RNA sequence: GGGCAUGUAGUUCAGUGGUAGAAUGCUACGUUGACAUCGUAGAGGUCGCAAGUUCAAUUCUUGCCGUGCCCA
Repeated sequence: GGGCAUGUAGUUCAGUGGUAGAAUGCUACGUUGACAUCGUAGAGGUCGCAAGUUCAAUUCUUGCCGUGCCCA
């Protein structure tokens, strides 16, 4: 330099053109003599950045950036 894959909650990952989710972690409350477990509630997201298509884009298209793999 070229090709392919990938980027979503603190972490690991789903997801779909029409309000963004799970597990785990975190906070509060309940439960306990206390801790753990368990239960309930809650906080936490510019869906990598920009542009295009569309009534509507996290999703489709293009470019750029980061990461991984392969080739040279």
Transfer RNA from alpha proteobacterium SCGC AAA288-N07, 72 nucleotides, folded computationally. The coordinates come from a structure-prediction model, not an experiment, and the mean pLDDT is 82. Its Rfam family is "tRNA". From the family's description: Transfer RNA (tRNA) molecules are approximately 80 nucleotides in length.